[in-house]
């Protein structure tokens, strides 16, 4: 300096190489009317949230693999569209409970990468 991500900026305090508090910005959750859902029986393997990260086939009956896929990301002023190329397509949380949802209430502001290269075209600012 650049990239993913909401995850940046400002101020104050202190026992000051760090910790605490407050604010702005950005992000997430809960939460009316209206709307949506709505029957009966059986079964039970509940249900929900953040996120792009879903789903399918094959393989394996072990050790979690392979190939696709919904969807997502990518370069130095920013945004949009198209072409091309390269990647990701995870992980975690709540705890029997939550549709949407104005007022209102609550919370987060981490972490992980890159170093002259896979860019090209058009338009707007």
């Nucleotide at each position: 300096c650049g990239c993913c991500u909401a995850a940046u900026c400002c101020g104050g305090g202190c026992c000051u190489u760090g910790c605490c508090c407050g604010g702005a910005g950005c992000c997430g959750g809960g939460g009316a009317c209206c709307c949506a859902c709505g029957u009966a029986g059986u079964c039970c393997c509940g249900g929900g949230g953040u996120g792009a990260a879903u789903c399918g086939a094959c393989a394996c009956u072990g050790c979690a693999g392979u190939c696709g896929u919904a969807g997502g990301g990518c370069u130095c002023c920013u945004u949009u569209u198209c072409c091309c190329g390269c990647c990701c397509g995870a992980a975690c949380c709540c705890g029997u409970c939550a549709g949407c949802u104005a007022a209102c209430c609550c919370g987060g502001u981490c972490g992980g990468c890159g170093u002259c290269a896979a860019g090209g075209a058009a338009a707007a600012g």